Context: one part of a larger RNA
RNA sequence: AAGUAACGACAACGGGGGUGAGAAACCCCCGCGCCGAAAGCCCAAGGUUUCCUGCGCAACGUUAAUCGGCGCAGGGUGAGUCGGCCCCUAAGGCGAGGCUGAAAAGCGUAGUCGAUGGGAAGCAGGUUAAUAUUCCUGCACCGGGCAUGACUGCGAUGGGGGGACGGAGAAGGCUAGGUCAGCCGGCUGAUGGUUGCCGGUUUAAGCGUGUAGGCAGUCACCUUAGGCAAAUCCGGGGUGGCCAUGCUGAGGCGUGAUGACGAGCGUCUACGGACGCGAAGUGAUUGAUGCCCUGCUUCCAGGAAAAGCCUCUAAGCUUCAGGUCAUGCGUGACCGUACCCCAAACCGACACAGGUGGGCAGGGUGAGAAUCCUCAGGCGCUU
Numbered sequence: 001a002a003g004u005a006a007c008g009a010c011a012a013c014g015g016g017g018g019u020g021a022g023a024a025a026c027c028c029c030c031g032c033g034c035c036g037a038a039a040g041c042c043c044a045a046g047g048u049u050u051c052c053u054g055c056g057c058a059a060c061g062u063u064a065a066u067c068g069g070c071g072c073a074g075g076g077u078g079a080g081u082c083g084g085c086c087c088c089u090a091a092g093g094c095g096a097g098g099c100u101g102a103a104a105a106g107c108g109u110a111g112u113c114g115a116u117g118g119g120a121a122g123c124a125g126g127u128u129a130a131u132a133u134u135c136c137u138g139c140a141c142c143g144g145g146c147a148u149g150a151c152u153g154c155g156a157u158g159g160g161g162g163g164a165c166g167g168a169g170a171a172g173g174c175u176a177g178g179u180c181a182g183c184c185g186g187c188u189g190a191u192g193g194u195u196g197c198c199g200g201u202u203u204a205a206g207c208g209u210g211u212a213g214g215c216a217g218u219c220a221c222c223u224u225a226g227g228c229a230a231a232u233c234c235g236g237g238g239u240g241g242c243c244a245u246g247c248u249g250a251g252g253c254g255u256g257a258u259g260a261c262g263a264g265c266g267u268c269u270a271c272g273g274a275c276g277c278g279a280a281g282u283g284a285u286u287g288a289u290g291c292c293c294u295g296c297u298u299c300c301a302g303g304a305a306a307a308g309c310c311u312c313u314a315a316g317c318u319u320c321a322g323g324u325c326a327u328g329c330g331u332g333a334c335c336g337u338a339c340c341c342c343a344a345a346c347c348g349a350c351a352c353a354g355g356u357g358g359g360c361a362g363g364g365u366g367a368g369a370a371u372c373c374u375c376a377g378g379c380g381c382u383u
Base pairs, nucleotide, nucleotide: 013031014030015029016028017027018026032380033379034378035377040360041359042358043357046340047339050338051075052074053073054072055071056070060068061067080141081140082336083335084334086119087118088117092113093112094111098107099106100105122139123138124137125136126135142332143331145329146328147327148326149325150324151323152322153317154316158312159311160310161309166299167298168297169296172292173291174290177286178285179284180283181282183200184199185198186197187196201260202259206255207254208253209252213248214247215246216245217242218241219240220239221238222237223236224235226234227233261281264277265276266275267274268273300303346355347354362374363373364372
């Protein structure tokens, strides 16, 4: 230079009360403003205690601070069903023997790892200052073990089936959700006559109908050079019966539920809250990008694998073991779970106008997830 530039989006603050040494910024109330396919909510990654409570204000916070993602202390993450671990494999990795190489090492068989994929099973409500599909209540389900009963050819690292899959397009049936009306409760309104506001729900599993729809012929017997052995299984061939039969399949209805929730009301209150009672809880319409649908139609570039699962036999075992069904009993370990997550907590040296994968998607306008306004919810961006 200079007490100058700057104090990091022009979404916006104002009033009253409280606390306090001290208040433009903290807390409460009222009003105003901003976002609302987000500036709301839930996950993954990453962070790693930042979460909640109490006590503090040196430093950190672009100002002040009684406040804080700051300091100190205490507390907080509860699972058979969510995710992992587990079983299975993909690209790829490692790799006994093996091949190559002077060696270091490279490649690679059998194997063994490796999710971003496949594989059993849970919903609704309540509860904490802080966790909840984990705790509690109610109603469920799955796997493996044992026992009992009934009936029985069981048996695999092997065979077969299945799992099992592309793009695009179109139509139908539904549901979530929305809207309107009815009904219920409260307040308001009233001068002869029909306002305004609030709420109006409910799970999975199990049972029945098995529906709209989709797919396929199916069953029995005989035979068989294939499926590296065998097979009653699969495949090939033949004969006969039945013809609408079988498989699949959203949603709806009943139950679950005489429960829970519920506007509001009442009692108590150290005004934070605690406890109890509890009305109505229907219909129409619209309607998805969700479900039926891994479907259907069509196209060429022809669109993972393996296990779980079903079935077949081999060795073998065949009064045993084993298998199927039912009932009962008992069992289900370990790890993650707080909090942020389009951000002041992640990646950017910062409380940085940048970057960051997935899910949810109210109302009016509209073709629309655009635009503008708005609900729930969240904020007014730390001079």